[in-house]
Molecule: SAM riboswitch aptamer (S box leader)
Organism: Bacteroidota bacterium
RNA sequence: AGCUCAUCCAGAAGGGCAGAGGGAUUAGGCCCAAUGAUGCCCUGGCAACCGCCGUACGUCCUACGACGUGCGAGAAGGUGCCAAUUCCUACCUCAACCGAGGGAAGAUGAGCG
Numbered sequence: 001a002g003c004u005c006a007u008c009c010a011g012a013a014g015g016g017c018a019g020a021g022g023g024a025u026u027a028g029g030c031c032c033a034a035u036g037a038u039g040c041c042c043u044g045g046c047a048a049c050c051g052c053c054g055u056a057c058g059u060c061c062u063a064c065g066a067c068g069u070g071c072g073a074g075a076a077g078g079u080g081c082c083a084a085u086u087c088c089u090a091c092c093u094c095a096a097c098c099g100a101g102g103g104a105a106g107a108u109g110a111g112c113g
Stems, first nucleotide, its partner, number of pairs: 002112007013043005021032003026090004044082003049078002053072008086105001091102004
């Protein structure tokens, strides 16, 4: 690289550098941007995927304990995130509009490899 699973309508900004486009990709729309966006760095924060702690059940075990699943608390660790639902639509279904559901693609985490 790739595979599997889970989540993606909640939440969270200040400073510095730099200086032109940016919002993943294609198209359309709609936004952000010289009152400096996007990006990079620092600080701060959000959240709770993993880890940590408690607890219930199950399996193994003589037992200590280990592992798995559920629930709960907290936030010192590993990630992630901090405009707009993943900004919206595109494909399918509900006959069509509207609206809704699903999918694809993408992102993040955990596991595998």